[in-house]
Context: one part of a larger RNA
RNA sequence: CUGGGCGUAAAGGGCGCGUAGGCGGCCUGCUAAGUCGGACGUGAAAUCCCUCGGCUCAACCGGGGAACUGCGUCCGAUACUGGUGGGCUCGAAUCCGGGAGAGGGAUGUGGAAUUCCAGGUGUAGCGGUGAAAUGCGUAGAUAUCUGGAGGAACACCGGUGGCGAAGGCGGCAUCCUGGACCGGUAUUGACGCUGAUGCGCGAAAGCCAGGGGAGCGAACGGGAUUAGAUACCCCGGUAGUCCUAGCCUUAAACGAUGAGCACUUGAUUGGGGGAAUGGUCACGUUCUUCCGGUCGUAGCGAAAGUGUUAAGUGCUCCGCCUGGGGAGUAUGGUCGCAAGGCUGAAACUC
Numbered sequence: 001c002u003g004g005g006c007g008u009a010a011a012g013g014g015c016g017c018g019u020a021g022g023c024g025g026c027c028u029g030c031u032a033a034g035u036c037g038g039a040c041g042u043g044a045a046a047u048c049c050c051u052c053g054g055c056u057c058a059a060c061c062g063g064g065g066a067a068c069u070g071c072g073u074c075c076g077a078u079a080c081u082g083g084u085g086g087g088c089u090c091g092a093a094u095c096c097g098g099g100a101g102a103g104g105g106a107u108g109u110g111g112a113a114u115u116c117c118a119g120g121u122g123u124a125g126c127g128g129u130g131a132a133a134u135g136c137g138u139a140g141a142u143a144u145c146u147g148g149a150g151g152a153a154c155a156c157c158g159g160u161g162g163c164g165a166a167g168g169c170g171g172c173a174u175c176c177u178g179g180a181c182c183g184g185u186a187u188u189g190a191c192g193c194u195g196a197u198g199c200g201c202g203a204a205a206g207c208c209a210g211g212g213g214a215g216c217g218a219a220c221g222g223g224a225u226u227a228g229a230u231a232c233c234c235c236g237g238u239a240g241u242c243c244u245a246g247c248c249u250u251a252a253a254c255g256a257u258g259a260g261c262a263c264u265u266g267a268u269u270g271g272g273g274g275a276a277u278g279g280u281c282a283c284g285u286u287c288u289u290c291c292g293g294u295c296g297u298a299g300c301g302a303a304a305g306u307g308u309u310a311a312g313u314g315c316u317c318c319g320c321c322u323g324g325g326g327a328g329u330a331u332g333g334u335c336g337c338a339a340g341g342c343u344g345a346a347a348c349u350c
Base pairs, nucleotide, nucleotide: 004321005320006319008303012318014201015200016199017198021194022193023192025088026087027086028085029084030083031082033081034080035077036076037075038074039073040072041071042070049065050064051063052062053061054060091191092188093187094186095184096183097182098181103177104176105175106174107173108172109171110154115149116148117147118146119145120144121143125136126135162169163168206247207246209244210243211242215241216240220236221235222234223233258317259316260315261314262313263312266295267294268293269292270291271290272289273288274287275286276285277284278283299306300305323350324349325348332343333342334341335340
């Protein structure tokens, strides 16, 4: 390299947008580049192969043939691919009418609870644990009531519920805004799929500047436990957790399962539309479509499992793997304020 693979054995990029490239629906005219056929030219000789012959044989050598699978020119074929012209609507997109949703951003606002402050009642304990102690409390704590301050998170609803490309998103209201879905089938007429490089988004922690700081809480201090206890348990507690602007770009970023399209028995269930029918309504029944969950047929699979949401059957495109350790290390490059990220070996060893 070929081949074989990528849910759990090595292997799907964290996710999207999209450039080049690769691939691409139905009908038809032209073209003849790819493709196919023929002719001619060329494809040196030697070698390889077949055959005949010469050294006693062979190696070796000589004669003949085939072959040299290629290239060029000309003539021809037109199914497929390409190019070009015309047309189509089922792919794709637009339009009109709808309902659903923790999708995103901004502003405002609400109640419960914790903590703190002030005041009232009240008195000796409270707190904590396996048991304790540190801690708090006669300077009046804990408990309880009233008032106030402030920050963060939103109980119930809440759901194998919903939305989003992923990360992720949950009190309420308003404004701005993205996407999906359903019905109509009006418009464009292949405008599509994938996507190296690139660009953007990207939990938590971390970084920079300014704010904020109730609770929680790395580090740290103390009390216990213990042989020790740099832990698990307890009392405190700083960064941080929150906001604004900007970095970082990682993850068991997981469905450990890339994207798109097509095809392939079913059962049951939740949600959003639509149609028919019964009904005054609420709603019931049947059908249909989209999204999601569960169980299972065939098939697949090493098995467990998966099974129209495929890990089944096919096609297109991208990414990735190639024994373990060394090692996601060294080095170089590049990005970053730093932490570090991305790219990424070898010796040696089993």
Predicted 3D model of a 350-nucleotide part of an RNA (small-subunit ribosomal RNA, central domain) from an uncultured bacterium.